Model confidence (mean pLDDT): 79 of 100. Predicted 3D model of RNase P RNA and transfer RNA as a complex of 475 nucleotides. Rfam match: Bacterial RNase P class A. It is annotated as a ribozyme.
[in-house]
RNA sequence: CAGGUCGGUCGGGCGAUCGCGGCCCGUAUGGGCCGAGGAAAGUCCGCACUCCACAGAGCACGAUGCCGGGUAACACCCGGGGCGGGGAAACCUGCCGGAUCGGGCCACAGAAACAAACCGCCGAAGGGGGGCUUAGGCCUCCCAGGCAAGGGUGAAAAGGUGGUGUAAGAGACCACCGGUGCAUGUAGCAAUACAUGCAGCCAGGCAACCCCCAUCGGGAGCAAGGCCAAACAGGGACAAAAGCCGUCAGGCGGGAGGCUGCUCGCCUCCUCUGUCGCUCAAGCGACUGAAGUUCCGGGUAGGCCGCUAGAGCGGCGUGGAGACACGCCGCCCAGAUAGAUGAUCGCCGGGGUGGUGCAUCCACCUCACAGAAUGCGGCUUAUAGACCGACCUGGGUC
RNA sequence: CGGGGUGUAGCGCAGUUUGGCAGCGCACCGCGUUUGGGACGCGGGGGUCGGCGGUUCAAAUCCGCCCACCCCGACCA
Repeated sequence: CAGGUCGGUCGGGCGAUCGCGGCCCGUAUGGGCCGAGGAAAGUCCGCACUCCACAGAGCACGAUGCCGGGUAACACCCGGGGCGGGGAAACCUGCCGGAUCGGGCCACAGAAACAAACCGCCGAAGGGGGGCUUAGGCCUCCCAGGCAAGGGUGAAAAGGUGGUGUAAGAGACCACCGGUGCAUGUAGCAAUACAUGCAGCCAGGCAACCCCCAUCGGGAGCAAGGCCAAACAGGGACAAAAGCCGUCAGGCGGGAGGCUGCUCGCCUCCUCUGUCGCUCAAGCGACUGAAGUUCCGGGUAGGCCGCUAGAGCGGCGUGGAGACACGCCGCCCAGAUAGAUGAUCGCCGGGGUGGUGCAUCCACCUCACAGAAUGCGGCUUAUAGACCGACCUGGGUC
Repeated sequence: CGGGGUGUAGCGCAGUUUGGCAGCGCACCGCGUUUGGGACGCGGGGGUCGGCGGUUCAAAUCCGCCCACCCCGACCA
């Protein structure tokens, strides 16, 4: 210098005028200060906060899943491990509890998709037929049967090579290699790695199918929720023996609702000064009754709080390999409610086009993705361009 | 702002639960029938299963991200 990899920062700047939203000052004209983002987005995770009862137990359901650490928490981040893939390298990237708890699936093909036999090999020992032979026996065919080496199918077919062995074969046995498990030792907090020894243990895949194991999770969401004001018209459905005991307090029973799926358990409310009729009374009968849930109908479209000072931002230091933590100093940085954050001009900066063939100069155009709505931490997605640092490869020069 | 659902041929839908050649009706095309048309009969064509990636031998179906469309939710009584 060229090409590349990784990490980070910025993402037009300054000024003036006129507007818009908020706060403060001022009797008022007016003045001062502040006013989008790294993603404000998708709403995919995790929290805070609020209400549901004070937030319980079990089941169900959902989520997570190598190890250690960070954090308020997480599916996030940091560091490490194992098995793969890409690259010449820096580096990038996928996966990760359990497949002997059990169930299910593996289309087509294939004999068989988990323990199978189509072709094949054998047929020693056993049975039958034929031929040869004096006999003993030999040869051949078939059967029962044995085998899983070879062929073939498939995405996937029972470790590999060599030998022993056998009728033929085969981890059946042996040697080496590969894998798995166990034991011991060393290193490490651990995942795990390495070494030695032992065991023929070698019977597939899918758990982003159910399932098993471990851990975590109550539900809803700022239209949460609280206060004030205004207006209107209420009606229907869902319940019981209006029970029993007790001097009272209360207890037992029954019913409705809630703890946002079920059960238990718990909580709230009703039954609980009922009314009427028959009856001397006991008793019987009728009517009516709350809170709540839900359905139909009606009304309002206002204000205040929640609401923005916070797991806050910046700088420095200390600890740590890092994520991060701690300490000190400084700062205040939008709060609208159909929703403000804009327009014009001047100068400067980057890019492009033209006036020229080049440079200077001039003119014009243009400057990404996007835009708060309770807040915060992440992830994911969108994003023109510029800058900084570290590293890799190649070339040149000293 | 918050919550939920859907996307398969030109249109309306099934298939997703339990992964295995993607189907039905209407529409479209050709032939027959008819004087001609409709109806009817016979035959046929047409699909990035919203897009991209992953799991798997294999994905419309399972998992993740993105896109488009639709629905619901205010308060008072």